This is a predicted structure of a 90-nucleotide RNA (Glycine riboswitch aptamer) from an Acetobacteraceae bacterium. Its Rfam family is "Glycine riboswitch aptamer". Its family is annotated with glycine biosynthetic process in the Gene Ontology. Its mean pLDDT, the model's own confidence on a scale to 100, is 78.
RNA sequence: GGGACCUCUGGAAAGCCGGGCCAUCCCGCCCGCACCGACGGAGUAAGGACCCAAGGGUCCGAAUCUCUCAGGUCACGCGACAGAGGGGGG
Numbered sequence: 001g002g003g004a005c006c007u008c009u010g011g012a013a014a015g016c017c018g019g020g021c022c023a024u025c026c027c028g029c030c031c032g033c034a035c036c037g038a039c040g041g042a043g044u045a046a047g048g049a050c051c052c053a054a055g056g057g058u059c060c061g062a063a064u065c066u067c068u069c070a071g072g073u074c075a076c077g078c079g080a081c082a083g084a085g086g087g088g089g090g
Base pairs, nucleotide, nucleotide: 005086006085007084008083009082010081015033017032018031019030020029021028034073035072036071040069041067042066043065047060048059049058050057051056
């Protein structure tokens, strides 16, 4: 000096869909379909390692990219990320 950690601040996208629980409405939960990417998870380009019968093969390998398993689709909350601050005593 940087990271991590703590505190404060900012912080997106996407369903007022259908069915059931339930006689009706709201909330909630479950199922189906649709959709979103910014906790998490997975994939990989250059490159690297090893093996090789020299043709190649196996493995490793980043992201705000890709996937959407998980999560989410009023608000709150959570929240990647960003900014500021942070030892003790008199």